Annotation:
A computed fold for a 1462-nucleotide RNA from an uncultured bacterium, annotated as small-subunit ribosomal RNA. It matches the Rfam family "Bacterial small subunit ribosomal RNA". The RNAcentral record of the sequence draws on ENA and SILVA.
[in-house]
RNA sequence: AAUGAACGCUGGCGGCGUGCUUAACACAUGCAAGUCGAGCGAGAAAACCCCUUCGGGGGCUAGUAAAGCGGCGAACGGGUGAGUAACACGUAAGAAUUUACCCUUUAGUGAAGAAUACCUUCGAGAAAUCGAAGUUAAUACUGCAUACGUCCCUUCGGGGAGAAAGGUGGCCUCUUGCUGCCGCUAAAGGAUAAGCUUGCGCGCUAUUAGUUUGUUGGUGGGGUAAAGGCCUACCAAGACUAUGAUGGCUAGCCGGCCUGAGAGGGUGUACGGCCACAUUGGAACUUAGAACGGUCCAGACUCCUACGGGAGGCAGCAGUGGGGAAUAUUGCGCAAUGGGCGAAAGCCUGACGCAGCGACGCCGCGUGGGGGAUGAAGGCCUUAGGGUCGUAAACUCCUGUUAAGUGGGAAGAAAAGCUCAUCGUUAAUACCGAUGAGAAAUGACUGUACCAUUAGAGAAAGCACCGGCUAACUUCGUGCCAGCAGCCGCGGUAAUACGAGGGGUGCAAGCGUUAUUCGGAAUCAUUGGGCGUAAAGGGUGUGUAGACGGCAUAUUAAGUCAGUUGUUAAAUUUUCCGGCCUAACCGGAAGUCUGCGAUUGAUACUGGUAAGCUAGAGGGUGAGAGAGAGAAGUGGAAUUCUCGGAGUAGCGGUAAAAUGCGUAGAUCUCGAGAGGAACACCGAUGGCGAAGGCAGCUUCUUGGUUCACUCCUGACGUUGAGACACGAAAGCGUGGGGAGCAAACAGGAUUAGAUACCCUGGUAGUCCACGCUGUAAACGAUGAUCACUAGACGUCAGCUUUGCUUAGCAGGGUUGGUGUCGCAGCUAACGCGAUAAGUGAUCCGCCUGGGGACUACGGUCGCAAGAUUAAAACUCAAAGGAAUUGACGGGGGCCCGCACAAGCGGUGGAACAUGUGGUUUAAUUCGACACUACGCGAGAAACCUUACCUAGGCUUGACAUGUGUUUGACAGCUGUAGAAAUACAGUCUUCCGAGCUUCGGUUCGGACAUGCACACAGGUGCUGCAUGGCUGUCGUCAGCUCGUGUCGUGAGGUGUUGGGUUAAGUCCUUUAACGAGCGCAACCCUUGCUGUCAGUUGCUACUCUUCGGAGGCACUCUGGCAGGACUGCCUGGGAAACCAGGAGGAAGGUGGGGAUGACGUCAAGUCAUCAUGGUCCUUAUGCCUAGGGCUACACACGUGUUACAAUGGCCAGUACAAAGGGCUGCAAACCUGCAAAGGUAAGCUAAUCCCAUAAAGCUGGUCUAAGUUCGGAUUGAGGUCUGCAACUCGACCUCAUGAAGUUGAAAUCGCUAGUAAUCGCGCAUCAGCUACGGCGCGGUGAAUACGUUCUCGGGCCUUGUACACACCGCCCGUCACACCACGAAAGUUGUCUGUACCCGAAGUUAUUUUAGCUAACCCGUAAGGGAGGCGGAUACCUAAGGUAUGGGGGAUGAUUGGGGUG
Repeated sequence: AAUGAACGCUGGCGGCGUGCUUAACACAUGCAAGUCGAGCGAGAAAACCCCUUCGGGGGCUAGUAAAGCGGCGAACGGGUGAGUAACACGUAAGAAUUUACCCUUUAGUGAAGAAUACCUUCGAGAAAUCGAAGUUAAUACUGCAUACGUCCCUUCGGGGAGAAAGGUGGCCUCUUGCUGCCGCUAAAGGAUAAGCUUGCGCGCUAUUAGUUUGUUGGUGGGGUAAAGGCCUACCAAGACUAUGAUGGCUAGCCGGCCUGAGAGGGUGUACGGCCACAUUGGAACUUAGAACGGUCCAGACUCCUACGGGAGGCAGCAGUGGGGAAUAUUGCGCAAUGGGCGAAAGCCUGACGCAGCGACGCCGCGUGGGGGAUGAAGGCCUUAGGGUCGUAAACUCCUGUUAAGUGGGAAGAAAAGCUCAUCGUUAAUACCGAUGAGAAAUGACUGUACCAUUAGAGAAAGCACCGGCUAACUUCGUGCCAGCAGCCGCGGUAAUACGAGGGGUGCAAGCGUUAUUCGGAAUCAUUGGGCGUAAAGGGUGUGUAGACGGCAUAUUAAGUCAGUUGUUAAAUUUUCCGGCCUAACCGGAAGUCUGCGAUUGAUACUGGUAAGCUAGAGGGUGAGAGAGAGAAGUGGAAUUCUCGGAGUAGCGGUAAAAUGCGUAGAUCUCGAGAGGAACACCGAUGGCGAAGGCAGCUUCUUGGUUCACUCCUGACGUUGAGACACGAAAGCGUGGGGAGCAAACAGGAUUAGAUACCCUGGUAGUCCACGCUGUAAACGAUGAUCACUAGACGUCAGCUUUGCUUAGCAGGGUUGGUGUCGCAGCUAACGCGAUAAGUGAUCCGCCUGGGGACUACGGUCGCAAGAUUAAAACUCAAAGGAAUUGACGGGGGCCCGCACAAGCGGUGGAACAUGUGGUUUAAUUCGACACUACGCGAGAAACCUUACCUAGGCUUGACAUGUGUUUGACAGCUGUAGAAAUACAGUCUUCCGAGCUUCGGUUCGGACAUGCACACAGGUGCUGCAUGGCUGUCGUCAGCUCGUGUCGUGAGGUGUUGGGUUAAGUCCUUUAACGAGCGCAACCCUUGCUGUCAGUUGCUACUCUUCGGAGGCACUCUGGCAGGACUGCCUGGGAAACCAGGAGGAAGGUGGGGAUGACGUCAAGUCAUCAUGGUCCUUAUGCCUAGGGCUACACACGUGUUACAAUGGCCAGUACAAAGGGCUGCAAACCUGCAAAGGUAAGCUAAUCCCAUAAAGCUGGUCUAAGUUCGGAUUGAGGUCUGCAACUCGACCUCAUGAAGUUGAAAUCGCUAGUAAUCGCGCAUCAGCUACGGCGCGGUGAAUACGUUCUCGGGCCUUGUACACACCGCCCGUCACACCACGAAAGUUGUCUGUACCCGAAGUUAUUUUAGCUAACCCGUAAGGGAGGCGGAUACCUAAGGUAUGGGGGAUGAUUGGGGUG
């Protein structure tokens, strides 16, 4: 795009078309083929009228109806597509034929005869129907006569055979006379229709390869309208087939129709042509011609029956049942067109014309138009402002298609017939025919189309879609559910994808879905594809058929080309014009129909024929190389075995062992011998062969090949379906052989296991001969042949040439092989590149998504194993190639890091502290979970905090804003109840401004407060996987990118790689890259040195002093500003960057430390800091209060503290810090207390005063190796302090108690210098404290690093990859379960078909010396006879049926086999 469609939702009108695609299933009922009285004989009735003796008769009806004989028609028209793969159809030819009616022409149409239906009578039968007798006619039937044409025979003179029917008009001399028309007969021609033959075209299948006996041909005969094995007898043995016979399956064919740019592909409904069929099968009759609505027989089915018999055939039009997803009215009319009959009127016509039903299709029209913004209401959305539906509506002004009403109203209808006129015919003014004129008539559709008019926007819009493809987006609901889906794919709590709403998009009386066809699909490729790696080159050759084929001449004209011509039906398609208002539709014209035939030419090319040529091919001569092949012989090394000598305890084997061998003497070693197999070095990137393949040496036989000469033949060529031959290894058969090796097998190891890898043994086999098998990653994954198209460098075999130092070496040229690189070109890329995968030519083979399946079944081959040929069901949306970026690797290279190593100190064991898990609980609130959770959020849980639990309460609320309204209070204080919150009572009681005022108050407005009502508040409820912000981690690792350029089809690459160097993508150099950004570094803070400035609360050398201090700022210190370090200098190395060393310097190579964290990763963490979308709760998941809990405790883990002691504990004395904090505070001094602390109190808002004694250290003393004078847990008692309150649940002090623990298994952590270790001090939080935590400060102050193999993490380059959620990846097979389709299977079952035989209806034909019947003709006066016919009999053929036996395909089958999916 399309459809004879169907289904879903919806549906106003009209026109034109169209409508059982399925059951060629079965059919009730009606109709669908009759007509002619001008061929013939006979011939009613009712009604009406008249008469009547009431019994009836007559007329008319009416020569009518109905029927019969006869003629013509019924073979057309209408239906269907079962069969048919065929001369059925299409197209183009042909010869041996027929053709009623029609046309033209010619000639006739004489004279006789015998029957018969109808009818009447009788009979049989239920019926259908039939029989007998009698009567009668014809255009029915039968002889005879004649016969120009016709047919047969022929001696070409002739001979023979063969017809007919009349009817109806006119005139008329009235006797057979003229004439018209319609008929009839014979003959010729035409037209129409039909039969027959042939070329070409027209499905699938080789898992159908051979078929055929009337078969192929001939002769005689028969038969037909006609040629012919069409039939028959005889003779011959042919005919068809790989260019696909035969068989199987499917199918009506065509014009056309649909699609497509075309070539093609699909299709055959309607319309038209042909064919076939008419319940199934067979058969003839009639006829010009044969059977849907004819006959006979057989079968099935249905119906009637009196059981004896009969009847029937909708695939005609309607209609019914049935089947089905599905397809209409038992309509009107012959008015038109057409057909049959008729002289005609006319009759008949389910052909046809119309109407009805169906949106089934195509086409047209409408469902209103203009104005109209408060952008109404309402819906939806919202960032809450608004937006949108939307000028849409309302409203207003119009119009009037369609539908409705009323009124009018066509065309289709003009012929025939009738009347008249003219002409023809004729003797004729008649009849008849032709032409013209006239009058009247005829309409199913139909009161239809159409027109006018009335009222009135009134009655008339849906469907699908909105993630991408693909035009069109939001909200709600749902929550991997429900569902969607053409493909990709949506849905697991923010779904533009499900469902709904709003909005939008598309089409529109339709819109979607399903089905089917073509297109896109160059996805079967003629136009127009491919085969190295994606599917695809046969394992290799020889060669048949076939296909293709060198140069030149002549001829032919088959192919080819051109002209003319016939045909290619009409319709359709195309163009133009025209008719219905337009269109669809219809009419006219043109063009086309690309084909086939005939004919005339052309001759380049192809083909044929003839005779040539030498460039292809082959041969000859002369040289050459070679693991080419076959056979025979022969050689040495090595392994093994045997024998002998010598010799002793091991050998062998492995990562390590063991099995095994060995004291019966092994291994080792020397000598001799046996036997089999393979041939070291040469040896190669080498050589040969068609491939497989071929390797010691010699001989024989033999194939191919190369070079040179250019002597011969003269296209002999190339390829090659079938065919034939060869064909590794393994395997098979027979017979040998058997040293080594070695499937199977055995043992030992390894291992979780080890039917393996390793070891010790070991049989087939490996070897030979003969035969089979016929496959391999049989690979260059690359068929053969020919030609052409840059080069460079090797190598092998020749020929030739040049030079030289000449057995040779080196170079040039050339031919043939074999390699590497490479231009053009090709390729998806990789790559190929004269040995093509380039450019052309010829031929063969092969491919068409993955799996199923190198499979099943069948065939062929094979001894078997198996090979070859080779599907389908079913299933998936991929499978695959090449390359790219990552990630990964028990891949490689380089490098780094307290990563290992080297060290020091710990953890893991103990007790306690603290966090976590678990358990418990009313609650033990929540979060954090490898590194990167666990002394984490928390830098302070007794109440509070607090989020949890229990209990008691509140509901506009503890808190915010606003509105309306009540009151003038509320709060405070006191008391009562209560655990408190709270409630009640009492007390206390307003302010400002304005107005009125009786000064009591009252009204209005405002502030404040309260009660009520409403909007709302509130939530540490949920979602960190909706988010912002912040943070952790990789990682302070050195990376991550961009612009332009360039390379690549592209993803991408380059830059950023390489060589060096660095802490560093730091820098240098190289470089199709050149630059740039974020990172690195630096800039910042701090610390280390110096200078300068400043000098209080700091300092105090110096001076002065009333000793209180005052000067002073040199020093220390404080804190501002500067300087200083930059590989700057030197030496060496290096291209440079830079590195190593040195000097100077307080400091040396980023001086130490800090802050600073690229692109990104982990859906990492946090909704409980905060913010925030969505969602949930709203007398509760909110709020208040009390008490409890977060502090529980069989247990497990993390992080710490204190220890286990003598480098120590205790006691006494004594020295030296830094950095902090302090008014709700730090608190001196003094007094009290053993102490915690208390009392009192100076000073200090701080370089001033206080906290505040630093401790380790040093000096001295004591303890003496012990569970201790170590260690301090636990527990008892007594206190202190904070606080409303220390019971759950604080810290501290004193006295007493004195647990575990004696250095810690596996494992594991930190640290590279002022570091580890060790020692104390301070601060935040804070009423107090769980601090042994955290954050800072200073004191004392080490050891070690060979090095980068290994562990962990990271960076760069490279490599492989079937991974990309990225190795925590992917993924194979069995087994178990479920489902699905298929194969095999003892069989079973129905179907198609072959062969043989039996039976054999109807019927044709033939035969018949047939006890029957018989009008026409003949003989005969007649009787009768003859001829002929009917009937009968016989024979051949033969449908259906039967018996037997084969074959094909189908269904099914216990069981079984593999396959697919989950």